Transfer RNA from a Parcubacteria group bacterium, 71 nucleotides, folded computationally.
[in-house]
RNA sequence: GUGGGUAUAGCUUAGUGGUAAAGCGCCGCUCUGUGGCAGCGGUGAGGGGGGCUCGAUUCCCCUUACCCACC
Repeated sequence: GUGGGUAUAGCUUAGUGGUAAAGCGCCGCUCUGUGGCAGCGGUGAGGGGGGCUCGAUUCCCCUUACCCACC
């Protein structure tokens, strides 16, 4: 340089155009002499920009970071 892949919550992963889900974590409450466990509730996310569409995590283009193959 060419081609391909990945990017979603603090971490690990789902979701094939129609309100973004779960586990762990974190916060609060209950329980307990205290802590832990357990139960209940809550918190918080689409790498960046643009396009198609009534509607985009999803489709298209550019770009950034990382990974793979070729040269």
The sequence is in RNAcentral, with records from ENA. The source organism's lineage runs through Bacteria and Bacteria candidate phyla. The coordinates come from a structure-prediction model, not an experiment, and the mean pLDDT is 82.